[in-house]
Fluoride riboswitch aptamer (crcB RNA motif) from Candidatus Amunia macphersoniae, 62 nucleotides, folded computationally.
The source organism's lineage runs through Bacteria, Candidatus Dormiibacterota, Candidatus Dormibacteria, Candidatus Aeolococcales and Candidatus Amunia.
Its mean pLDDT, the model's own confidence on a scale to 100, is 75.
RNA sequence: AGGAGGUAGGGCGAUGGGGCUCGCCCAAUCCGCCGCGCGAGGCUGAUGGCUCCUACUCACGG
Numbered sequence: 001a002g003g004a005g006g007u008a009g010g011g012c013g014a015u016g017g018g019g020c021u022c023g024c025c026c027a028a029u030c031c032g033c034c035g036c037g038c039g040a041g042g043c044u045g046a047u048g049g050c051u052c053c054u055a056c057u058c059a060c061g062g
Stems, first nucleotide, its partner, number of pairs: 010025004016053006032043003
């Protein structure tokens, strides 16, 4: 210098978990929308994206 093997390897992307993948953040990233002077009120979604499971909602059938 090269090769092989082993060990370790964070957080986040509006509501739960697994796999794959993309992006962002380094103590920051991140923490949905409408309405209302305030208060009262209304709406979508369990994904950043794909997929599976769980929960919820709607429709149909037994």